[in-house]
Molecule: c-di-GMP-I riboswitch aptamer
Organism: Solirubrobacteraceae bacterium
RNA sequence: CAUAAAGAAGGGCAAACCCGUCGUGAGGCGGGGACGCAAAGCAAGAGGUCUCACGGGGAGUGAGAUGGCUCGGCCGCCGGU
Numbered sequence: 001c002a003u004a005a006a007g008a009a010g011g012g013c014a015a016a017c018c019c020g021u022c023g024u025g026a027g028g029c030g031g032g033g034a035c036g037c038a039a040a041g042c043a044a045g046a047g048g049u050c051u052c053a054c055g056g057g058g059a060g061u062g063a064g065a066u067g068g069c070u071c072g073g074c075c076g077c078c079g080g081u
Base pairs, nucleotide, nucleotide: 002081003080012037013036017032018031019030020029021028022027035068041074042073045071046070047069048066049065050064051063052062053061054060
């Protein structure tokens, strides 16, 4: 430097749920807690899903949420061969 799969070592993150707090809401943040994760690190580019508003209804449009829904992008630890 390359590298299909797997294992190890040092570790890392933290689902549901509970408490507090912010938000109309989806949901976010802090603490507890671990279902799991080799990117469950970063970031809303495309799509999906969810929320709010508009729309007589529908189709749809706009704004937002979701990165632990999918794909893509950027960065990172170890090292068998």